[in-house]
Context: one part of a larger RNA
RNA sequence: GAUGAACGCUAGCGGCAGGCUUAACACAUGCAAGUCGAGGGGUAACGUGAGUGCUUGCACUUGACGACGACCGGCGGACGGGUGCGUAACGUGUAUAGAAUCUGCCUUGUACAGGAGGAUGGCCCAGAGAAAUUUGGAUUAAUACUCCAUAAUGUUAUAUACUGGCAUCAUUAUAUAAUUAAAGAUUUAUUGGUACAAGAUGACUAUGCUUCCUAUUAUUUAGAUGGUAAGGUAACGGCUUACCAUGGCAUCGAUAGGUAGGGGGUCUGAGAGGAUUAUCCCCCACACUGGUACUGAUACACGGACCAACUCCUACGGGAGGCAGCAGUGAGGAAUAUUGGACAAUGGGCGAGAGCCUGAUCCAGCCAUGCCGCGUGCAGGAAGACUGCCCUAUGGGUUGUAAACUGCUUUUAUACAGGAAGAAACCUGCUUACGUGUAAGUAGUUGACGGUACCUGUAAGAAUAAGCACCGGCUAACUCCGUCGCCAGCAGCCGCGGUAAUACGGAGGGUGCAAGCGUUAUCC
Repeated sequence: GAUGAACGCUAGCGGCAGGCUUAACACAUGCAAGUCGAGGGGUAACGUGAGUGCUUGCACUUGACGACGACCGGCGGACGGGUGCGUAACGUGUAUAGAAUCUGCCUUGUACAGGAGGAUGGCCCAGAGAAAUUUGGAUUAAUACUCCAUAAUGUUAUAUACUGGCAUCAUUAUAUAAUUAAAGAUUUAUUGGUACAAGAUGACUAUGCUUCCUAUUAUUUAGAUGGUAAGGUAACGGCUUACCAUGGCAUCGAUAGGUAGGGGGUCUGAGAGGAUUAUCCCCCACACUGGUACUGAUACACGGACCAACUCCUACGGGAGGCAGCAGUGAGGAAUAUUGGACAAUGGGCGAGAGCCUGAUCCAGCCAUGCCGCGUGCAGGAAGACUGCCCUAUGGGUUGUAAACUGCUUUUAUACAGGAAGAAACCUGCUUACGUGUAAGUAGUUGACGGUACCUGUAAGAAUAAGCACCGGCUAACUCCGUCGCCAGCAGCCGCGGUAAUACGGAGGGUGCAAGCGUUAUCC
């Protein structure tokens, strides 16, 4: 000098930040991922309309309409948010390579979308079970599923030629054969579907260098190192398997053990360096513990599935759960906050859109935890007042212009009045331009924070606001008293205290910092 700090004493305000460093300990409760009816069958609830009945303001019926519970289907739940257990590793950082790769949504381009079929959820009927849930039958839809057709610059195989490459080979062109696709909705304006090519984005893989401590760890390794073949993968590869060979690494530190997420950064320092990885950003890993795959463009998936373990419920037959999401509880601890508001803004998902969802986010609450700013008055005022304290004591010194007193101001606090920006869009109406639809203009609409910030005005009045540590030397600041006195005690180091203690305790005075000041811990 610094800190995600804690403790002691003290405390007026504001702005901006930060806030479980310990038990990746266990969790009550609520919320944190939905959306689309412009894909579908439909109608449980709500509303509208219509009809029927009458008791005249109620009941019933009706998908006709707005909408919509549950269901099928699509997209999204692989993002966003959390944590740092594991990991000394191609994990990270940096630089390359992929002739060894994939890429939903988005953009651009080319071509296409013909025909047929069988189911199933739901609804209905009948059951089982304490519950969770579930069985059988009948019937029905789709942008769900299946089959046929068509088809290339696709894929696979073969052949020829050019060009390129270190090589396996690659690009392009031509020919032959085989094979592979689709879905509609509709307010008729659009939007969606299929195939291929290219881009963008994202992901995956490989390689060079880099990356803590221990030699009181010296050898280690059998899928181990390489080859052939096959399987597997988006893809290369002992990635896996069979066979064959005996290799591979290592004192330039293998192997083993310990510790640890890595980086940008942060702290310190003149720098070199050292320390560190809270907040913010990038990458990685994990989601009760261990394992497994399914779906999917992408997961081996925090709020998905299955198995084992743990906790809970049970009618003992069987079931339910996973806060290292946001709040919150217990425990641990020196120690760390509200079971708050809003989707107004930014961003995300779905949707044609209106919109819905969003504990992301934006805000508010708590805490001197930090940084920064402001204030606690200003001017005059000497009988140098009283008190206190000190001395060489009829007298002086000091507290001290300090107070009293006089005048001024009102930051701030209090009360009242006015009062934002953050909002531009989407959308709706109108106008203009070119042919639809876009683009531009114009008017309207939308604020959680919040009647908040801020400024102005009014009111009254110095009024509402100072402490903490230290004073032997280092180190700025000195005297007196007390002390049955090497005791009580102090102390960072030196040291102080054994009868006049500037070092203990108190007082007066002083010094330093100041809404803080000290102590402790840690780093330079």
Molecule: small-subunit ribosomal RNA, 5' domain
Organism: uncultured bacterium